This is a predicted structure of an 86-nucleotide RNA (transfer RNA) from a Candidatus Hydrothermarchaeota archaeon. Its Rfam family is "tRNA". Rfam's curators write: Transfer RNA (tRNA) molecules are approximately 80 nucleotides in length. Rfam links the family to the GO term triplet codon-amino acid adaptor activity. Rfam classes the family as a transfer RNA. Model confidence (mean pLDDT): 81 of 100.
RNA sequence: GCCGGGGUGGCCUAGCCUGGUAGGGCGCAGGCCUGGAAAGCCUGUUCUCCUCGCGGAGUUCAUGGGUUCAAAUCCCAUCCCCGGCG
Numbered sequence: 001g002c003c004g005g006g007g008u009g010g011c012c013u014a015g016c017c018u019g020g021u022a023g024g025g026c027g028c029a030g031g032c033c034u035g036g037a038a039a040g041c042c043u044g045u046u047c048u049c050c051u052c053g054c055g056g057a058g059u060u061c062a063u064g065g066g067u068u069c070a071a072a073u074c075c076c077a078u079c080c081c082c083g084g085c086g
Stems, first nucleotide, its partner, number of pairs: 001085007010026004020069001027045006047058004062078005
C1' cells in the first nucleotide's frame, strides 16, 4: 500500500442486509417479601441543562459530512482495533 472483519449506554451483547419507540444480560439504585439477610419478584438506570419536587427540554450507536419526512442502519471522508496479502 491492497483486501476482509469490527467500534452500540458503566461493562458485555443483539439490532444494520430489508431505514420507522436503541432490545437483552450483568452491574448499580429504590421497593416488595423476611425477625433480619440471601434468593426471588417489581420498577428505574445514555448524557447535559432547567425545576424544591412532580416533571420538562435538548442530546446520544468511533468522528465529521451527505441522502431522506425519518439514519445505529444507506452513501462519502477520516480515526482506531483485529486478521490476511504484498